Context: one part of a larger RNA
């Protein structure tokens, strides 16, 4: 160097962007140049060794031979492959037209419910459980009617549905705003794919600075249970949960499946075009059952099939995702990342 492998066994960076680097469509156009590929020549390459023949019965005996590489000058340009130059349209893109959507930002509003505050009414319970007790309640609770206060969060519609790169996103209206999908034509002409580094997003909890607090509710208290009960159950009940800034930067960040392209039988739902509407058809997406293949099977078949192109990552447990050291953080703590040991 080559060889295997990453759903579940070890193993795809949580996501997307991204220079550099690797790889890149069509010319049945012409030309030009080449480090590439083939090929000669010299020179080099110590000597053993390896290899192939001879002597030898045989040697870690001897004797003789060729290769392979370096380095330099030459020749070729028909394929492939690079570089210039011209030039296509199928790949990427832009413009027109349209319809979908909890896809981002920010202001506004609504209308149930809990909660609490007054005020009516009214009277001894009320609440919680398996069963009770704490608790709350004659200083009038619950109930129930009117009335105000505030914060969260948005029944039904809702769907195996839809939107987003992922985290994620769900009342209604405005307003800015990003991405996908069709559909006739037109432009333009490889602009593309991937991505070490480096960015930028990034669920919960959790930090910092000012706010907010209804309902939940870590920590705590108190009741039970219980041998115990520092749980589970019940009664309260701070942080937090919710706002703006700002930081962590992880997760069973999951399809446990990295991205992009191309091909391989279908059936059946569904969601959005497109056809005036409906079937059919077709193009995008969501599922489910299967040809052929694949698998160690479970299963996958719009991919786990067959190719290609780059990136990541893996190499027994345990020690350990840890010590040390660097670099981030305000702290927690991330993030690279070892060994002694020992089975």
């Nucleotide at each position: 160097c080559u060889g295997g492998g990453c759903u579940u066994a070890a193993a795809g960076c949580g996501u997307c962007u991204g220079a550099a680097g690797g790889c890149g469509g069509u010319u049945a156009a012409c030309g030009g140049g080449g480090a590439g590929u083939g090929g000669g020549c010299a020179u080099u390459a110590a000597a053993a060794g390896a290899c192939u023949g001879g002597u030898g019965a045989a040697a870690c005996a001897u004797c003789a031979g060729g290769g392979c590489g370096g380095u330099g000058c030459c020749c070729a340009g028909g394929a492939c492959c690079c570089c210039c130059u011209a030039g296509c349209u199928a790949g990427a893109g832009a413009g027109c037209c349209g319809a979908a959507g909890a896809g981002g930002c920010a202001g506004g509003c609504a209308g149930a419910a809990u909660u609490c505050c007054u005020g009516g009414u009214g009277u001894a319970g009320c609440g919680g459980u398996g069963a009770a007790a704490u608790g709350c309640g004659c200083a009038g609770a619950g109930a129930u009617c009117a009335g105000g206060a505030g914060g969260a969060a948005u029944a039904c519609c809702a769907g195996a549905g839809g939107c987003g790169a992922a985290g994620g996103c769900g009342g209604c209206c405005u307003g800015c705003u990003g991405g996908g999908c069709g559909g006739a034509c037109u432009c333009g002409g490889a602009c593309g794919c991937u991505a070490a580094a480096g960015g930028a997003c990034g669920a919960a909890a959790g930090c910092g600075u000012g706010g907010g607090g209804a309902g939940c509710g870590a920590a705590c208290a108190g009741g039970a249970u219980u041998a115990g009960a520092u749980a589970c159950c019940c009664u309260g009940g701070u942080a937090g949960u919710c706002c703006a800034c700002g930081c962590u930067g992880u997760a069973a960040a999951c399809g446990a499946u990295g991205a992009a392209u191309g091909c391989c039988a279908g059936a059946u739902u569904u969601c959005g075009g497109u056809u005036a509407g409906g079937g059919a058809a077709u193009c995008g997406g969501g599922a489910u059952c299967g040809a052929a293949g694949a698998g160690a099977a479970a299963u996958c078949g719009g991919a786990a099939g067959c190719a290609u192109u780059c990136c990541g990552c893996c190499u027994g447990g345990g020690g350990a995702g840890u010590a040390c050291g660097g670099c981030c953080g305000c702290a927690a703590g991330g993030c690279u990342a070892a060994a002694a040991c020992u089975c």
The part of an RNA shown here (small-subunit ribosomal RNA, central domain) has 343 nucleotides and comes from an uncultured bacterium.
Its mean pLDDT, the model's own confidence on a scale to 100, is 84.
The RNAcentral record of the full RNA draws on ENA, Greengenes and SILVA.